[in-house]
RNA sequence: CAACCAUCAAGAGCGGCUGAGAGAUCUGGCUCGUUGACGCCGCAGCAACCAUCACGUGAUGGCAUUCCUCCUUCAAGAGGAUCUCCAUCAAUGAGGGUGCUAAGGCCAGAAGCGAUGGAGC
Numbered sequence: 001c002a003a004c005c006a007u008c009a010a011g012a013g014c015g016g017c018u019g020a021g022a023g024a025u026c027u028g029g030c031u032c033g034u035u036g037a038c039g040c041c042g043c044a045g046c047a048a049c050c051a052u053c054a055c056g057u058g059a060u061g062g063c064a065u066u067c068c069u070c071c072u073u074c075a076a077g078a079g080g081a082u083c084u085c086c087a088u089c090a091a092u093g094a095g096g097g098u099g100c101u102a103a104g105g106c107c108a109g110a111a112g113c114g115a116u117g118g119a120g121c
Base pairs, nucleotide, nucleotide: 001120004118005117006116007115008114013043014042015041016040017039021032022031023030025110026109027108028107029106044101045100046099049097050096052094053093054092057090058089059088060087061086062085066081067080068079069078070077105113
């Protein structure tokens, strides 16, 4: 950024600084706030959007090994079991890039709504 995709009823707070408003905008409510809100910084935590790595598990698929059965003159072929490796997906964990940590995006209505992540320009 009048552009694309996903999510937005779960979850997670202490300390320091500051000092009057804050909860995105408008209207109406409601709430937070001088017992210091909002904001900034530090630490901690929550979550799992993104990429990476790891291990073992499960599923699917593939190459190969060994064994058995069937078929066959032979070669070849079919089926089953075993074991190893590889790939993908799911789950788990770790650290990383972000985000978030009053109330459902606080609630209702409005709007070319807004926020966050990813991928772009």
Molecule: SAM riboswitch aptamer (S box leader)
Organism: Arthrobacter sp.